[in-house]
Molecule: FMN riboswitch aptamer (RFN element)
Organism: pig gut metagenome
RNA sequence: UCUUCGGGGCAAGGUGAAAUUCCUUACCGGCGGUAUAGCCCGCGAACCUGUCUCCUGACGGAGCAGGCCGACUCGGUUGAAUUCCGGGGCCGACAGUACAGUCUGGAUGAGAGAAGA
Numbered sequence: 001u002c003u004u005c006g007g008g009g010c011a012a013g014g015u016g017a018a019a020u021u022c023c024u025u026a027c028c029g030g031c032g033g034u035a036u037a038g039c040c041c042g043c044g045a046a047c048c049u050g051u052c053u054c055c056u057g058a059c060g061g062a063g064c065a066g067g068c069c070g071a072c073u074c075g076g077u078u079g080a081a082u083u084c085c086g087g088g089g090c091c092g093a094c095a096g097u098a099c100a101g102u103c104u105g106g107a108u109g110a111g112a113g114a115a116g117a
């Protein structure tokens, strides 16, 4: 420098005119580090701001900079584990829609990074 890869999940029932959005219950867990991690440290994405740069007739888009950025405990094993085993908990961007971690959409996008040449 190039190529490829790079996110999972509403089954069953209730109420209702209408809900995979509410209620009961079910299900899911990106990347790097570290004794094997959704909830320890760090990163990415999303979201917000800008008097900066570029593109556009404009709407707007891209870049860059800054900001924001969820959640855990108890017992056991061990030299060592908020990572393993057992118990009980908790968390999840924005827009749309009957209120959404799981549907639809931006996204055939972007990307931490992984592998290869």
Base pairs, nucleotide, nucleotide: 001117002116003115004114005113012024013023014022026102027101028092029091030043031042032041033040038090039089047067048066049065050064052063053062054061055060072088073087074086075085076084094105095104096103